The prediction has a mean pLDDT of 77. Predicted 3D model of RNase P RNA and transfer RNA as a complex of 450 nucleotides.
RNA sequence: GCGGAUGGCUGGAUGGUCGGAACCCCGAAAGGGGUUCAGGAAAGUCCGGACUCCAUGAAGAGACGGUGCCGGGUAACGCCCGGCGGGGGCAACCCCAGGGACAGCGCCACAGAGAACAGUCGGCCUUCGCGUGCGGGGGUUAUGGUGAAACGGUGCGGUAAGAGCGCACCGCGCGACCAGUAAUGGAAGCGGCAAGGCAAGCCCCACCGGGAGCAAUGCCAAAUAGGGACCUCGCGGCGCAAGCCAGGGCAUCUUUGGCCCGAGACGGUCCGGGUUGGCAGCUAGAGGCGCAUGGGCAACCAUGCGUCGAGAUGAAUGGCCAUCCAUAGGCGCAUGCGCCUUGGACAGAAUCCGGCUUACAGGCCAUCCGCGCGU
RNA sequence: GGGCGCUUAGCUCAGCGGGAGAGCACUGCCUUCACACGGCAGGGGUCGCUGGUUCAAUCCCAGCAGCGCCCACCA
Numbered sequence: 001g002c003g004g005a006u007g008g009c010u011g012g013a014u015g016g017u018c019g020g021a022a023c024c025c026c027g028a029a030a031g032g033g034g035u036u037c038a039g040g041a042a043a044g045u046c047c048g049g050a051c052u053c054c055a056u057g058a059a060g061a062g063a064c065g066g067u068g069c070c071g072g073g074u075a076a077c078g079c080c081c082g083g084c085g086g087g088g089g090c091a092a093c094c095c096c097a098g099g100g101a102c103a104g105c106g107c108c109a110c111a112g113a114g115a116a117c118a119g120u121c122g123g124c125c126u127u128c129g130c131g132u133g134c135g136g137g138g139g140u141u142a143u144g145g146u147g148a149a150a151c152g153g154u155g156c157g158g159u160a161a162g163a164g165c166g167c168a169c170c171g172c173g174c175g176a177c178c179a180g181u182a183a184u185g186g187a188a189g190c191g192g193c194a195a196g197g198c199a200a201g202c203c204c205c206a207c208c209g210g211g212a213g214c215a216a217u218g219c220c221a222a223a224u225a226g227g228g229a230c231c232u233c234g235c236g237g238c239g240c241a242a243g244c245c246a247g248g249g250c251a252u253c254u255u256u257g258g259c260c261c262g263a264g265a266c267g268g269u270c271c272g273g274g275u276u277g278g279c280a281g282c283u284a285g286a287g288g289c290g291c292a293u294g295g296g297c298a299a300c301c302a303u304g305c306g307u308c309g310a311g312a313u314g315a316a317u318g319g320c321c322a323u324c325c326a327u328a329g330g331c332g333c334a335u336g337c338g339c340c341u342u343g344g345a346c347a348g349a350a351u352c353c354g355g356c357u358u359a360c361a362g363g364c365c366a367u368c369c370g371c372g373c374g375u
Numbered sequence: 376g377g378g379c380g381c382u383u384a385g386c387u388c389a390g391c392g393g394g395a396g397a398g399c400a401c402u403g404c405c406u407u408c409a410c411a412c413g414g415c416a417g418g419g420g421u422c423g424c425u426g427g428u429u430c431a432a433u434c435c436c437a438g439c440a441g442c443g444c445c446c447a448c449c450a
Base pairs, nucleotide, nucleotide: 001371002370003369004368005367006366007365008364009363010362012324013323014322015321016320017319018318020037021036022035023034024033025032026031039346043357044356046355047354048353049352050351051213052212053211054210057256058255059254060253061252064209065208066207067206068205069083070082071081072080073079084098085096086095087094088093099204100203104202105201106198107197108196121144122143123140124139125138126137127136128135129134130133152170153169154168155167156166157165171193172191173190174189177186178185179184217280218279219278220277227271228270229269230268231267233264236245237244238243247261248260249259250258273449274448275447287308288307289306290305291304292303293302294301295300325344328341329340330339331338332337333336376446377445378444379443380442381441382440385399386398387397388396393430401417402416403415404414405413423439424438425437426436427435
């Protein structure tokens, strides 16, 4: 210098002017003044929670859904960190839904003889028969062809031809023992080799999960026809009565506890009527950021100090002008300056928080790797 | 704001791991004096896009895009 990898920051600045929203102050009012005012993704709504309600607790079982190497972090997670194994790259580094296919079921199209506790189409060897080049029986998968995949590979021996049939090496399975918290790694030895692939097919194993969502939910006010139809369950017994028992219901079932109903209560679906107001929830919290100390490889945790702060509800956070900065284009020359024009990425809070994913013009910083050149 | 569903030929839809199909529409021929109906034949597809699992993806999984539906309060 060129190319690349990883992590992070920024993504207009200042002033003027005209407005907007919330809060505070002054004022009798009109009005005036002050402070604050979008994001790293506010987005997709893909995960996890806080919070609220569903009249209802506990234990067990089943169904359904999700997650899936090991260890750690966290309020929790499908997130993050570290490690292991596999794959890619010369490397820095990147990617992996990465449990189980000897629990069972299912599928493996076409082609091919044969597609799953193998099999014999051509071929090879052998035997029998006769019409002597064909037919039958037996052996064989080494060789041919097919396929994504053909039941270990190479070599030597062996054989009628062959074959883990025997042997050597490689591969594979089991594996005492050793290292490690573990995943896993190493490995003496044993086994002639049996055990194909798919679980982002059903399934098995382990673990987790009740449902709905701030249009949740509570209160006030206004208005209306305080309405109708259908469905589920039930309308039983004792007692003068209070009540008790049976029965039914309470967001899967069972057991147990609790609650409601008692003749119409509760529940469900649909139709119809009225309103389009206000308050709470509502924003200071598992808070963010910065610095220091301590623990940890790290994620992160603990302590101390400092600092920051939208809460609107048809919904504010903006428009214009000037200068500068950045972008792109043109002209001029002395090749890094001047002039002119252009015009500012993605996007925009709606209960809040932790993540993931996706979008993002341009600019900047740090660390590392490869190649080339110079010293 | 929150919840849910769908995307396959011009239109309406089926298919849900191994050939991309049906009806209507379109084109040509036959039939008719001509048209319609009818008959025969034919054309037309990035299965919304991108990536992954698999030997193989419209189908299974993930992300993105587009379209559509539902949810206010009171008695």